The RNA shown here (transfer RNA) has 78 nucleotides and comes from a Chlorobiota bacterium. Rfam family: tRNA. Rfam classes the family as a transfer RNA. Rfam's curators write: Transfer RNA (tRNA) molecules are approximately 80 nucleotides in length. Its family is annotated with triplet codon-amino acid adaptor activity in the Gene Ontology. The sequence was found in a public genome assembly. Lineage of the source: Bacteria > Pseudomonadati > Chlorobiota.
[in-house]
RNA sequence: GAGCCUUUAGCUCAGUUGGUUUAGAGCACUUGCUUGACAGGCAAGGGGUCGGCGGUUCAAAUCCGCCAAGGCUCACCA
Numbered sequence: 001g002a003g004c005c006u007u008u009a010g011c012u013c014a015g016u017u018g019g020u021u022u023a024g025a026g027c028a029c030u031u032g033c034u035u036g037a038c039a040g041g042c043a044a045g046g047g048g049u050c051g052g053c054g055g056u057u058c059a060a061a062u063c064c065g066c067c068a069a070g071g072c073u074c075a076c077c078a
Stems, first nucleotide, its partner, number of pairs: 001074007010027004019058001029045006051067005
């Protein structure tokens, strides 16, 4: 330098041909109940500019372009 893949909640990840108002799960976290107290269990709850910018569209996490970060392969140098 080239190609491909990944980026969604604190962590690990779903999201099926763009469209069922407010984007989901598990774990974690907060509060309450349960206990003598923990752990565990039960109930409720908080938390997201869907990596960034721009574009297409009536409508974008989803499509397109550029950029950024990470990974793999190849090439170059040696």